[in-house]
Context: one part of a larger RNA
RNA sequence: CUCUCUUUAAGGAACUAGGCAAAAUAGCCUCGUAACUUCGGGAUAAGAGGUGCCUAUAAGAUGAAGUUCUUUACGAAUGGAGUCUUUUUAGGUCACAGUAAAGAUGCCCGGCUGACUGUUUAGUAAAAACACAUCACUCUGCAAAGUCGUAAGACGACGUAUAGGGUGUGACACCUGCCCGGUGCUAGAAGGUUAAGGGAAGGGGUUAUCCGUAAGGAGAAGCCUUGAACCGAAGCCCCAGUAAACGGCGGCCGUAACUAUAACGGUCCUAAGGUAGCGAAAUUCCUUGUGGGGUAAGUUCCCACGCGCACGAAUGGUGUAACAAGUUGGGCGCUGUCUCAAAGAGGGACUCG
Numbered sequence: 001c002u003c004u005c006u007u008u009a010a011g012g013a014a015c016u017a018g019g020c021a022a023a024a025u026a027g028c029c030u031c032g033u034a035a036c037u038u039c040g041g042g043a044u045a046a047g048a049g050g051u052g053c054c055u056a057u058a059a060g061a062u063g064a065a066g067u068u069c070u071u072u073a074c075g076a077a078u079g080g081a082g083u084c085u086u087u088u089u090a091g092g093u094c095a096c097a098g099u100a101a102a103g104a105u106g107c108c109c110g111g112c113u114g115a116c117u118g119u120u121u122a123g124u125a126a127a128a129a130c131a132c133a134u135c136a137c138u139c140u141g142c143a144a145a146g147u148c149g150u151a152a153g154a155c156g157a158c159g160u161a162u163a164g165g166g167u168g169u170g171a172c173a174c175c176u177g178c179c180c181g182g183u184g185c186u187a188g189a190a191g192g193u194u195a196a197g198g199g200a201a202g203g204g205g206u207u208a209u210c211c212g213u214a215a216g217g218a219g220a221a222g223c224c225u226u227g228a229a230c231c232g233a234a235g236c237c238c239c240a241g242u243a244a245a246c247g248g249c250g251g252c253c254g255u256a257a258c259u260a261u262a263a264c265g266g267u268c269c270u271a272a273g274g275u276a277g278c279g280a281a282a283u284u285c286c287u288u289g290u291g292g293g294g295u296a297a298g299u300u301c302c303c304a305c306g307c308g309c310a311c312g313a314a315u316g317g318u319g320u321a322a323c324a325a326g327u328u329g330g331g332c333g334c335u336g337u338c339u340c341a342a343a344g345a346g347g348g349a350c351u352c353g
Base pairs, nucleotide, nucleotide: 001348002347003346004345005344006343007342008341010339011338014337019334027051028050029049030048031047036041038171052093053092054091055090056089058087059085060084061083062082066078067077068076069075070073094098106332107331108330109329110328111327112326113324114323118130119129135168136167137166138165139164140163146155147154148153172319173318174317175316177249178248179247182246183245184242185241186240188238191237192236193235197231198230202226203225204224205223206222209218210217211216250268251267252266253265254264277311278308289305290304291303292302293301
């Protein structure tokens, strides 16, 4: 110097990103216990007091001898000795200290998120992420839908719509607004478009033959090749429905007898222009917004306001008792975290060997 421990005057979070770490609390008995609440909880809330040993007392439990009675029985009544128990009360007694060692909740008050118990990144993340009961939409009539497999076959299920699959939401309470123009899905079938295929008008090649002195020309059948019209499904176009399907939910200008603001009016655009509720928020850039609270002093925190850069209703909205090794702010207790360091114990380092 370092590691693991122990103790510390006065102060007591002044430390620090942050009370990280440490200290403190702790058992049992008695008293006592708030807001809120889903009436179960909250709650061991909080907060007080007691705790060893001895003697006596009271209480409780057990209940011997003796006595009495009779239906003489393993009977009943009475009786209270002895023993035990911790409790009650009183007194005494020893210590600094009595759950004397060890082991054993620190507590309270706000906010956020997630209802809860649970699950998770084996080896940096335990969470507000996942799951969850609930709710909703959707598919599926059984040889079910769906999944695995080339198939056979299997699961679904030895189940049958109060069942099974998929998707979203995420207890509970109050609710869940408007938009179907786009995309998707469902339904429709008149018309348009449309593949393979069918169809075969026509064209081309070849040449028996014919014409020609020749060059060359014409050219049947067959074969080869090409091929218009016409017929031709779903789909798409088209017409509807559907948002707890994917998703979306405006701008400009003017106006009231101070000013300011605009209930009101005008206009443009849209499928429709954000309703209730919440809101500088796990969302607010400007921003340490503004006002209030808490502090001597508060970029955090709480309560409001609302010009919401860029909340908003099952991609759920707003609340919410209980719960959380969650997150954020405050307080009490407590302390070497600190002011500011010191001493001690035992390891290591170091020296010798």
Annotation
The part of an RNA shown here (large-subunit ribosomal RNA, domain IV) has 353 nucleotides and comes from a bioreactor sludge metagenome. The RNAcentral record of the full RNA draws on SILVA. The coordinates come from a structure-prediction model, not an experiment, and the mean pLDDT is 86.